[in-house]
Description
Model confidence (mean pLDDT): 83 of 100. This is a predicted structure of a 73-nucleotide RNA (transfer RNA) from Propionicimonas sp. The organism belongs to Propionicimonas, within Bacteria. Its Rfam family is "tRNA". It is annotated as a transfer RNA.
RNA sequence: GCCGCUGUAGCUCAGUCGGCAGAGCGGCUCACUCGUAAUGAGCAGGUCUCGGGUUCGAUUCCCGACAGCGGCU
Repeated sequence: GCCGCUGUAGCUCAGUCGGCAGAGCGGCUCACUCGUAAUGAGCAGGUCUCGGGUUCGAUUCCCGACAGCGGCU
């Protein structure tokens, strides 16, 4: 330098035929317990990497940038 993949909650990741953004773990509260743990119930937490474009509407489609990983030279 070229090619490919990835970027979504604190962490690990789902979600793409474009229409309210989710799970597990973690956190907080409550219940249970003599008290913890475990278990059960509930709650909070997100500019979907950034900038443009298309569209009535974009996490999703198109272009570019940045970052990470891998391959080639």